[in-house]
RNA sequence: GGCGCCGUGGUGUAGUGGUUAUCACAUCUGUCUAACACACAGAAGGUCGGCGGUUCGAGCCCGCCCGGCGUCA
Repeated sequence: GGCGCCGUGGUGUAGUGGUUAUCACAUCUGUCUAACACACAGAAGGUCGGCGGUUCGAGCCCGCCCGGCGUCA
């Protein structure tokens, strides 16, 4: 340098064009307990790597860039 795959809350993920972006763990609050843990109930937390484009509408399609992994030279 060429090609392929990937980039979503703190972490790991779902999502393949159409309400409010899913779930688990973690975190916080409450109940419970003498207390802690567990369990149960609830809450906060991401605008989807960046820019541009297509579309009535984009996390999802296209282009470029950035980062990671693999592969070829």
Transfer RNA from Aphelenchus avenae, 73 nucleotides, folded computationally.
Rfam family: tRNA.
The source organism's lineage runs through Eukaryota, Metazoa, Ecdysozoa, Tylenchomorpha and Aphelenchus.